[in-house]
Molecule: small-subunit ribosomal RNA
Organism: uncultured bacterium
RNA sequence: AAUGAACGUUGGCGGUGUGGAUUAGGCAUGCAAGUCGAGCGGUAAGGCCCCUUCGGGGGUACACGAGCGGCGUAAGGGAGAGCGACGAGUGGGUUAUCUACCCUGGGGUCCGGGAUAGCUGAGGGAAACUUCAGGUAAUACCGGAUAACAUCUACGGAUCAAAGGUGUGAUUCCGCCCUGGGAGGAGCCCGCUUCCUAUUAGCUUGUUGGUGAGGUAACGGCUCACCAAGGCUUUGAUGGGUACCGGGUGUGAGAGCAUGGCCCGGCUCACUGGGACUGAGACACUGCCCAGACACCUACGGGUGGCUGCAGUCGAGAAUCUUCGGCAUGGGCGCAAGCCUGACCGAGCGACACCGCGUGCAGGAUGAAGGCCUUCGGGUUGUAAACUGCUGUCAGAGGGGAUGAAAUGCAUGGCGGCAAUCCGCCGUGUUUGACAAAUCCUUAGAGGAAGUACGGGCUAAGUUCGUGCCAGCAGCCGCGGUAAGACGAACCGUACAAACGUUAUUCGGAAUCACUGGGCUUAAAGGGUACGUAGGCGGCGAGGAAAGUUGGAUGUGAAAUCCCUCGGCUCAACCGAGGAACUGCGUCCAAAACUUCCUUGCUUGAGGGAGACAGAGGUGAGCGGAACUCAGGGUGGAGCGGUGAAAUGCGUUGAUAUCCUGGGGAACACCGGUGGCGAAGGCGGCUCACUGGGUCUCUUCUGACGCUGAGGUACGAAAGCUAGGGUAGCGAACGGGAUUAGAUACCCCGGUAGUCCUAGCUGUAAACGAUGAGCACUGGGUAGGAGAUCCUUCCACAGGUUUCCUGCCGUAGCGAAAGUGUUAAGUGCUCCGCCUGGGGAGUAUGGUCGCAAGGCUGAAACUCAAAGGAAUUGACGGGGGCUCACACAAGCGGUGGAGGAUGUGGCUUAAUUCGAGGCUACGCGAAGAACCUUAUCCUGGUCUUGACAUGCAUGGAUUAACCCUGUGAAAGCAGGGCCACGCCUUCGGGUGGAACAUGCACAGGUGCUGCAUGGCUGUCGUCAGCUCGUGUCGUGAGAUGUCGGGUUAAGUCCCUUAACGAGCGAAACCCUUGUCACUAGUUGCCAGCGAGUUAUGUCGGGGACUCUAGUGAGACUGCCGGUGUUAAACCGGAGGAAGGUGGGGAUGACGUCAAGUCCUCAUGGCCUUUAUGGCCAGGGCUGCACACGUCCUACAAUGGCAUGGACAAAGGGAAGCAAACCCGCGAGGGCAAGCAAAUCCCAAAAACCAUGCCCCAGUUCGGAUUGCAGGCUGCAACUCGCCUGCAUGAAGCCGGAAUCGCUAGUAAUCGCGGAUCAGCAUACCGCGGUGAAUGUGUUCCUGAGCCUUGUACACACCGCCCGUCAAGCCACGAAAGUGGGGGGGGCACGAAGUCGCUGCGCUAACCCCCGUUUCUUCGGAGACAGGGGAAGCAGGCGCCGAAUGUCAACUCCGCGAUUGGG
Repeated sequence: AAUGAACGUUGGCGGUGUGGAUUAGGCAUGCAAGUCGAGCGGUAAGGCCCCUUCGGGGGUACACGAGCGGCGUAAGGGAGAGCGACGAGUGGGUUAUCUACCCUGGGGUCCGGGAUAGCUGAGGGAAACUUCAGGUAAUACCGGAUAACAUCUACGGAUCAAAGGUGUGAUUCCGCCCUGGGAGGAGCCCGCUUCCUAUUAGCUUGUUGGUGAGGUAACGGCUCACCAAGGCUUUGAUGGGUACCGGGUGUGAGAGCAUGGCCCGGCUCACUGGGACUGAGACACUGCCCAGACACCUACGGGUGGCUGCAGUCGAGAAUCUUCGGCAUGGGCGCAAGCCUGACCGAGCGACACCGCGUGCAGGAUGAAGGCCUUCGGGUUGUAAACUGCUGUCAGAGGGGAUGAAAUGCAUGGCGGCAAUCCGCCGUGUUUGACAAAUCCUUAGAGGAAGUACGGGCUAAGUUCGUGCCAGCAGCCGCGGUAAGACGAACCGUACAAACGUUAUUCGGAAUCACUGGGCUUAAAGGGUACGUAGGCGGCGAGGAAAGUUGGAUGUGAAAUCCCUCGGCUCAACCGAGGAACUGCGUCCAAAACUUCCUUGCUUGAGGGAGACAGAGGUGAGCGGAACUCAGGGUGGAGCGGUGAAAUGCGUUGAUAUCCUGGGGAACACCGGUGGCGAAGGCGGCUCACUGGGUCUCUUCUGACGCUGAGGUACGAAAGCUAGGGUAGCGAACGGGAUUAGAUACCCCGGUAGUCCUAGCUGUAAACGAUGAGCACUGGGUAGGAGAUCCUUCCACAGGUUUCCUGCCGUAGCGAAAGUGUUAAGUGCUCCGCCUGGGGAGUAUGGUCGCAAGGCUGAAACUCAAAGGAAUUGACGGGGGCUCACACAAGCGGUGGAGGAUGUGGCUUAAUUCGAGGCUACGCGAAGAACCUUAUCCUGGUCUUGACAUGCAUGGAUUAACCCUGUGAAAGCAGGGCCACGCCUUCGGGUGGAACAUGCACAGGUGCUGCAUGGCUGUCGUCAGCUCGUGUCGUGAGAUGUCGGGUUAAGUCCCUUAACGAGCGAAACCCUUGUCACUAGUUGCCAGCGAGUUAUGUCGGGGACUCUAGUGAGACUGCCGGUGUUAAACCGGAGGAAGGUGGGGAUGACGUCAAGUCCUCAUGGCCUUUAUGGCCAGGGCUGCACACGUCCUACAAUGGCAUGGACAAAGGGAAGCAAACCCGCGAGGGCAAGCAAAUCCCAAAAACCAUGCCCCAGUUCGGAUUGCAGGCUGCAACUCGCCUGCAUGAAGCCGGAAUCGCUAGUAAUCGCGGAUCAGCAUACCGCGGUGAAUGUGUUCCUGAGCCUUGUACACACCGCCCGUCAAGCCACGAAAGUGGGGGGGGCACGAAGUCGCUGCGCUAACCCCCGUUUCUUCGGAGACAGGGGAAGCAGGCGCCGAAUGUCAACUCCGCGAUUGGG
C1' cells in the first nucleotide's frame, strides 16, 4: 500500500459498486421453460347466442384444459468438486469434418396407404399408475413415382425426397423436400508456454509401429485379428502432493513476487457411480434406465425425490442479505396479437469498499463558572462557552415535476416495389412506468447529526493522581519492586474522521534466493585428490549458409481493465467515445559484424620427436651397521630401577654393571636444510631390476586434437574389521604402585589387542594454504633449488640475460578488519562444487553402501533473539618483563592461653532504644546511661492549639504571676484568695499591645525511605596517576601524546620520537622542629656589680646567657672527583647545625564501593494528629550456659618491697585550682593564704640512682573475688558510682592453629596533663623521660604501578560456564500391537445398456401365394384379415461392464504399556 474480510467502540445523509471464501453438507415452501388452434382430432372450464323438465342440452370459435404433432428444452442461470491435461493461453492445420434456426443461389412440392393418442365402454391399484375392447385426425407414420450441379462407382451403371396451412382467391405470403455457397457455432490435430517433490529412477503389452477390417460427422490402437519389438525417461519418464486456466488483480522504480472474488473468454460438474436413447447439437442441472447412500409417502403390496437456478431454512463457522416488484433490454414459441422468462431491470438489508456532503458562519474578555495543573504569583481548557448578529446545505413537513419512451402494436391516409393477403417509407390519432426521481417553490429553526486510536523511542502528541514486579501493558526494544511522560483514571494534546482501531493474509522495505542484483581464508559456504562420460565454454585466416541476431513490412494479440485526451451525471466515485498500449506469436523481405553450421587453410594453444638434467616419486628383490631385547658363557657380589619424593617391580636360584658368542624383530642417527619429489594421502640406510611424472635446450612433425566436468571410476593418513603369518621395542584395554577429598587421569612398574608382512574390506581427518581447476593481464626487492646461455684472455659457488619450482618483505588495488599482494584474497573470462539466523542436528526417518564399527544422502515439530567474525578499551590470569610498600625476609615487642575492663553477637527479658558489619563494624556514634541524659524501649498515670513558632476571630479582666487548700508517686486535676499594665481622657470611659481563655489555621515526630537527596566522612591511597586542545593515523570504537632508552619517592627530569603544548594531581608555597643573627626584656633569666636571708633572683639593677616571640639568614646537587650520551641523574667527598624531600604535620587528582550517616544538621516524598506528639513516676539500656574483637594487669629477680635522693614537657583553674597549718593509718575532713595565671595552685613526675631485705616458691610474684569498716559527689549510690583501710588471696609459671605493630629519637618502657564531667577511665587526645635490635635483599605471601600477552569476562574471576539428578510440563522419535482413510492391482459375481449372434414366439402398412368373397373392359383389381415370406420386435446367448464381495501388497493419519534423546 492492498482485501469478497472478520472483531471491538462509535455511527447523520446520499451516489456507485459489492456480499456464503467454511460442509460440492442436508433441504420445508413458492417460483426459475415453455409456446403454437394460421399443423390435427376436438371441447374440460370461461365468454356470447339459443333451448330447457332448471338436473341440463345445443350452437358459436371470442377462446381453450388434456391429447397427437412442431419448435424449444444442449441456450440462458449456478458452482469450482475433479483435472498437472492439447485442460488453458498463444500461433498454426483440417485435401480428415459436421452444423437446426438465419442469409443467399439452383431445382422441386405428383399418386397412394395403414395405424394410433385423445374419446367411449369395461377392469386392476391406497396411491403412482396401468390393462383390455371399440373407434378417429394430422405439417405424426408408411409405400410408389420423378432424380441432378447430390451420393457411390469396377466408369458400364446404380441409388435417394417432399406437407400442408391461411384466405373468397396463392407461382407470389407462411411452410415442406433435394442441393451449392455464406455467416456464426462445434469437433479433431500440431509447435511453444503452464506448481512442488529424486527421502518417487526406471515406466509401458493396445503398450510402439505395420497390414487388413470394423467404427465415427471426421484422422487415428478409437476397436479387433495377425505380424514386428518397439515407445517414453536425469532437457526428470513413472509415482506422490497441491491446484480449475486465462484476460486480469494487488504490490513493486523496474525485473519480479503473490493471486485468479465481482465482470469477460474457455474448461469441468449437476445427490454418488455407470449407461445409452432422442436430437442439428447431450451421453443432457429442473429428460430416461440401472446400482448405491440419504430423505419422504404408504392400506406394507409398492411408490416418490434431487436448490452447485432465485428467494428462504437447518447445520458447521470469526463470517456473508429479501421466502420483494416488474418485463424496458436479451431469449424461446408464434404470421401476429401475445404468452413465458428469479436471464435481466429495479427496489430492500449490511459503513463491506470507494467517492461526495453536512454536523454551522461572523463577532464576542470580567479571559465568567466548572475541570486540571501550580513555584500559590498564576497557567491552561479558551473565543471555546454564555451573549449578539447572520445563513439555510442535508435530514423533516407540504406542493409541483423534466426524464429514463423510443420503437412496436392498433386504427387510418398516402407513396414505392408491374400485381399482392407480402415488404419498405411518410403523416395523423391512440396504448404501455416495476422502479428511480434530478430539480424547483413554500415552511420552521442552529434547531436533528462526532467519534475512535494514540501520546517512552521508532512516531506527531505530557502532566497530575492511584497502584507498588501487584494489577496490568507490549509490533520490536522493553515498562511495573513507593516520586511510572510506558499500567489504570483525569485533564490536556496529536492523528484520522462517519469512521477509528485490532486481527488475519499478500507485496514492499529484504541486494534476506541476488536475471536486473549476493557470496564461500577467519562470519554459513571449495567436493580429500585425480582421471573422465554427458553437458557447458573454446585460438588465427578465407569462402558459403542464414538457426540465433538486427532492420523493415504485414497478420494476430476478443471486449472490459490500466494509461492519455475529450465528453455525461452540480463535483467525485461511476459511466461513455476516441487514441495509445497489450513488451507476445505467425508470415514475408533485407543485412551478414558477432555466435552457430558447412567447406578449406594456418601455428602461437595442445600433443609428438631429438639431446641433456635433478629428485626421500612408485613397485619388487637383495644387502648393511648402530641401538634394543632374548638366550648361552665369563668376571663380579648387593643392590638395581624409578620419582618432585616414593613405592609397586627386578635381584644371593647372583640382578644392575661389564666382556664374548648366537638369535630375533622393528626403525634407519649424522648428512637434513621454510632443501627435493608426488594429484592428494604421502615419501628418508645402501644396491639392483621394472616403472610414472617433471624441467631445460633445439624448433623437426601433427594441426585446435583444448579447458572444465553433473553422474561414474580410481587413489585415499591414522584408527578399525576378516584370514594367515610375525611380534624386539612401544603400547589402548587391563593389573599393580603413587598422588589426591576422590583420581576410573596426569607420574611409576608391568602388559593384551595393535603397531610389522601378505591378501581383502572400510572411505573417514583441523584430508588445512581452513583459499576448486584452467587461461590471460597488472611496479618491485631479496633468499634458496633445477637448467640453458652471454661477457670477462681461461676458470669461478663474480656479473648480465632467460625458463621452471620453493620462501620472505612490500607498491597499487582489494578486504569488515586481521591481512593479502605475479604462488592474489588484484583485474577479467570459462566450467564445476557449496551457502542462506542460532539450537534441535549431521539427529530422526526412508533409501543405499559396509562383515561390523559405521559411511553417503538428510528433515521436521519445538525453541531462542540472538549465534557468529575481526578489531577496540578495560578487568582478570595458579601468563611474561620491569618496579615499589614493615609486603616478605632479618629483628624487637605483642595478640590468641589467665583474671579483669570495654564493645559486639547470641541468649534472656515487660523492655534489655537505635545505628555501624571483611579490610574500611566491634574502648565505633558515646569527649564519660544512678535520676536527668534516653530516643513510648517497657509498665503505669496524665494533657490535647498542645513543652515550642506565627497569624486570625471572639472575649473581656474573667486570667497569668503570686499565695493557699484538697487529691496524688509525680505530672496533673479540682477549688479558693489576690487584683493589675501602656496611651488618651471631658475621669463616665475609649483604645491598644503583651498575657490568658475559647475556636480556627497549624505546631510536633530521634516515625519510614542514606536505594529520592544536600552536606560531611571512610577506603583504594600521599598510590602516581587522571585528562584536555590542536595536529596526525584508523570506515569506526579508538590510537598517538602518556610508548621506547635512561633516571627518580614521583607522568621527577633528560634524550629519542607525528606529535606539539596545556590542565588536575606529584613537588613547591603553609605550620612545627633542628643552627645562627637581629629586635624586645615581664610574670621569665641572673654572668658581672650591690643589698638581704639559716636558705631561696628575695630586692636594687642587668640583657650577656637560658628562655619567651617576632623578623631574618641558612640547603640549591651550589662546589670537587668519578660514572653516565656532552643529558637528566647517580656514587663518593669537602664545608656545614643540618645533604640530596633534614624530621614531623596540614594538604587527598579523575574516580570506585547505590560504602556510612534522614539519630548532628538541612531536605523531597510517605505516614501519624485525644497520638508514632507532650508531661510524669518507676524500671530498662549494666540483665548471662556462651562466642568474638580491642585493651589493662600479670605470670616475676633486667624483679618485688622498704628507705633516701635527682631530672621534664605540655596543659588546666572562678558554681574553679587550692598552698601552708590542724585532724584522720587512709580516702578525706576542717580552716584558709594566693591565683582569672611565664607571677598562685593542681604538682608528687615515674622509670632512674643509692642502700637494705626477699632467693625461685603459686612466693614479700599476681592481684581477682568476697567480708567488715569508712570517705566523697549528688534530691537520691538497692538495681547501678568512685575511693580508702583491715581481712580474704582466685586464675595465672610466657600461652595451639593462627595472627598484629614497628626501620630511629622509631619499637619497647616510664610516668604527666587535658577534654567530657556533680561524681565516675584500664578508653580517647596530647606531653615529655629512658632508649634499642635488624635489614641494604626481592625467590615466595599480600597489595600497588607501567609495558606486553591470552580471553567465550564487561554486574568485569565473588566473572562466565559444563554435565548428571528430583518433580511437573511441551513437541518429536522408537515400540508388541491396534483403529481408520486413500489410490491402484488380482480373483469372484455381474445390474442397466450398446454391439454381435440367435430369434421355434409375436406383428397393421411392403411382397407372394392359398382360401372365402365382390367388381370386371376377363388382362386383372379390391374387400375380409385366414396362411407364408421380407422387415421388425419380445425373448435367449456372448463380449464389455458400475456397484458389491474377497485376497495380497503399497501409502497416509490416529491410539499405544514402556522407552529414547531434545